[in-house]
RNA sequence: CGCGGGGUAGUGUAAGGGUCAGCAUAAAAGGCCCAUAACCUUUAGGAGCCGGUUCGAGUCCGGCCUCCGCAA
Repeated sequence: CGCGGGGUAGUGUAAGGGUCAGCAUAAAAGGCCCAUAACCUUUAGGAGCCGGUUCGAGUCCGGCCUCCGCAA
């Protein structure tokens, strides 16, 4: 250099054009308890970058960056 797959909350992961972008765990606050854990409630926190298509893009298309794998 060639081919394939990935990049979404602190971490892991879903959604494949229109819903408040969900879920688990972690964090914070409150409840429960003599207390802690567990449990319950609530809150905050997220689309790699740049373009394009579209009324509308996390999703489709192109380029770039980056990670993993295959081949050489």
Molecule: transfer RNA
Organism: bacterium